[in-house]
RNA sequence: GCGGAUGUAGCUCAGGGGUUAGAGCGCCUGACUGUGACUCAGGAGGUCGCGGGUUCAAAUCCCGUCUUCCGCCCCA
Repeated sequence: GCGGAUGUAGCUCAGGGGUUAGAGCGCCUGACUGUGACUCAGGAGGUCGCGGGUUCAAAUCCCGUCUUCCGCCCCA
């Protein structure tokens, strides 16, 4: 350089056009307990990598770009 994959909560991931983006783990508060753990109830936490486009409506479709990973090619 070429091709493919990837990016969503602190971490691991789901959601692939329709109002308000979710789960598990973690975190915070409370209940329970002699304390802790477990369990239960509640809560906080998101520019959906970035920019643009299409659409009445985009995390989702299209284009560009960047990160990371895989394969191939070239040079040394």